A computed fold for a 73-nucleotide RNA from a Candidatus Uhrbacteria bacterium, annotated as transfer RNA. Its Rfam family is "tRNA".

This record gives sequence, structure tokens and C1' cells, in this order.
RNA sequence: CGGGCCGUAGUUCAGUUGGUAGAACGCACGGUUCGGGACCGUGAGGUCGCCGGUUCAAGCCCGGCCGGCCCGA
Repeated sequence: CGGGCCGUAGUUCAGUUGGUAGAACGCACGGUUCGGGACCGUGAGGUCGCCGGUUCAAGCCCGGCCGGCCCGA
């Protein structure tokens, strides 16, 4: 320098053919217990890496950039 894959909650990851974002673990509160753990219930937590474009509508499609991993030179 060129090519490929990836970037979504604190962590690990889903998210179909574009229709307004979820799970598990963790965290907070409550129940249970003498107390803790385990278990049960409720809840908080996201500008979906950044900028722009297409569209009535973008996590998803298009372009550029940034970061990580791999391959080649």
C1' cells in the first nucleotide's frame, strides 16, 4: 500500500426481506433466609464506532473516515 471480516447495554452476543432494539451474565430494589449464597419478582442501563447519502422510514442499503483481527505485497 491492496484485499477480507468485525464494531449493537458494564461484559459476551442476537437482531430475518428496511418498519422505530433484545437475550444471557452483571448492577439496583423487593420477596425468601437468623444472615449470606442460590432461587423468584420488578427496574435502571443504548446518540447501534464517526460523518454524510438513499428512503415515508436505516442497527440493516450506499459512500468516506476511525479502530480491531486476518491475508497478501
The coordinates come from a structure-prediction model, not an experiment, and the mean pLDDT is 81.